[in-house]
A computed fold for a 71-nucleotide RNA from Parcubacteria group bacterium ADurb.Bin305, annotated as transfer RNA.
């Protein structure tokens, strides 16, 4: 140097054109003598830019991190 995958809460994964789901982790309150386990609620995320579209986490394209292969 060139081909192909991949990037979504701290983590681990769903979602796929119409304002994002769950688990875990975090906060509160509730139960306890106290922990912990539980049960309620609650905050937290689409890598960066550009196109395209009434709308883009989704589609192009370019850029940067990560794997994999080939020289």
């Nucleotide at each position: 140097g060139g081909g192909c995958c991949u990037g979504u809460a701290g983590u681990u994964u769903a979602g796929u054109g119409g304002u994002a789901a769950a688990a875990u982790a975090c906060c509160u309150c509730a139960u306890u003598u106290g922990c912990a386990a539980u049960g309620a609620g609650g905050a937290g995320a689409c890598g960066c830019g550009a196109g395209u579209u009434c709308g883009a986490u989704u589609c192009u394209c370019g850029c940067c991190g990560g794997g994999u292969c080939c020289a």
Model confidence (mean pLDDT): 81 of 100. It was read from a public genome assembly. Its Rfam family is "tRNA". The family's RNA type in Rfam is transfer RNA.